Transfer RNA from an uncultured bacterium, 73 nucleotides, folded computationally. Model confidence (mean pLDDT): 82 of 100. It matches the Rfam family "tRNA".

[in-house]
RNA sequence: GGCGAGGUAGCUCAGUCGGUAGAGCAAAGGACUCAUAAGCCUUGGGUCGAGGGUUCGAUCCCCUCCUUCGCCA
Numbered sequence: 001g002g003c004g005a006g007g008u009a010g011c012u013c014a015g016u017c018g019g020u021a022g023a024g025c026a027a028a029g030g031a032c033u034c035a036u037a038a039g040c041c042u043u044g045g046g047u048c049g050a051g052g053g054u055u056c057g058a059u060c061c062c063c064u065c066c067u068u069c070g071c072c073a
Base pairs, nucleotide, nucleotide: 001072002071003070004069005068006067007066010025011024012023013022019056027043028042029041030040049065050064051063052062053061
């Protein structure tokens, strides 16, 4: 330098022929217990890497850039 894959909650990851964004773990609270843990119930938490474009509407489509990983040279 060329090609490909990824970037979404504190962490690991789903999601989508474009229509108000989810799970598990973690955190907080509750109930239970003599107490703790486990298990149970509830709750909070996201400018979906950045900017622009298309559209009534974009995590999803198009362009540019940043960044991580891999392959080739």